The prediction has a mean pLDDT of 82. SAM riboswitch aptamer (S box leader) from a Bacteroidota bacterium, 103 nucleotides, folded computationally. It was read from a public genome assembly, where an Rfam model found it. The organism belongs to Bacteroidota, within Bacteria.
[in-house]
């Protein structure tokens, strides 16, 4: 690449450089020259891996080492079911994003 489990309604800033687009795709709607993307530099978060400490274990505390991660629920819908006159509203897939294995 592909593929396997899991998790995704919580949570978290700043300056520097840059110099217009950014949030996976349509599409709606939002962010953006009081400065987007990207890059670096400190500095928070805590999904996962890891350490510790309870523990039979599952499951939780805790620390912040390796990834990640710090507008808006995965921004929201997108396909099927159900319920409703509708608006909507629940649940479940498909897609994405992360981690940790395998191949």
């Nucleotide at each position: 690449u592909a593929u396997u489990u899991a998790u995704c309604c919580a949570g978290a800033a700043a300056g520097a450089u840059g110099g217009a687009g950014g949030a996976a795709u349509u599409g709606a709607c939002c962010c953006u020259g009081a400065g987007a993307a990207a890059u670096c530099u400190u500095g928070a978060c805590a999904a996962c891996c890891u350490g510790u400490c309870u523990c039979a274990a599952a499951a939780g505390a805790u620390a912040a080492g390796g990834u990640g991660c710090c507008a808006c629920a995965u921004u929201c819908a997108a396909c099927u079911g159900c319920a409703g006159a509708g608006a909507u509203g629940c649940a479940g897939a498909u897609a994405g994003a992360u981690a940790a294995g395998u191949a």